RNA sequence: UCCACAUCGAGAGAGGCUGAGGGACCGGCCCUGUGACGCCUCGGCAACCCCCCUCGCGAGAGGGCCCGGUGCCAAACCCGGAUGGAUGUGUC
Numbered sequence: 001u002c003c004a005c006a007u008c009g010a011g012a013g014a015g016g017c018u019g020a021g022g023g024a025c026c027g028g029c030c031c032u033g034u035g036a037c038g039c040c041u042c043g044g045c046a047a048c049c050c051c052c053c054u055c056g057c058g059a060g061a062g063g064g065c066c067c068g069g070u071g072c073c074a075a076a077c078c079c080g081g082a083u084g085g086a087u088g089u090g091u092c
Stems, first nucleotide, its partner, number of pairs: 003090006013042005021031003025081004043073003048069002051064005077084001
């Protein structure tokens, strides 16, 4: 990178550095020098994987999640369109 599956109206921000863009794309509508995007530190949310508990012959179902692997912490994936995008798991 390809493919398959699941999810996307819930939830969760402070500080430091930097300095003009950002919200994937198109149209809109927004955020932004009262500091965007990005990076770092700390904190948090969540429960996809791992792990733990209960039930079950089993497939699996429900619950928890301090630690581990990711993810996420403006607005419904911001809205509409396109049928794309993002994240996780599996596979090659």
The RNA shown here (SAM riboswitch aptamer (S box leader)) has 92 nucleotides and comes from an Actinomycetota bacterium. Rfam family: SAM riboswitch aptamer (S box leader). Rfam's curators write: The SAM riboswitch is found upstream of a number of genes which code for proteins involved in methionine or cysteine biosynthesis in Gram-positive bacteria. The organism belongs to Actinomycetota, within Bacteria.